[in-house]
Molecule: transfer RNA
Organism: Trichonephila inaurata madagascariensis
RNA sequence: GUUCCUGUAGCGCAAUGGAUAGUGUGUUGGACUUCUAAUCCAAAGGUUGUGGAUUCGAAUUCUUCCUGGGAUG
Numbered sequence: 001g002u003u004c005c006u007g008u009a010g011c012g013c014a015a016u017g018g019a020u021a022g023u024g025u026g027u028u029g030g031a032c033u034u035c036u037a038a039u040c041c042a043a044a045g046g047u048u049g050u051g052g053a054u055u056c057g058a059a060u061u062c063u064u065c066c067u068g069g070g071a072u073g
Stems, first nucleotide, its partner, number of pairs: 001072005007066001010025004018056001027043005049065001051063003
């Protein structure tokens, strides 16, 4: 240089173009317990990397740029 993949909550991930974007873990509060741990309940936490396009409707499709990684020379 060419080409492919990746980016979603603090972290690891899911989500068929259509429900209020969820799950695990973590954090905070509560219950239980003599205390701690474990368990249970609840809550907070997201402009779905960036700009644009398509569509009645985009995390999802197209495209620019950026981040990280692979293949090839």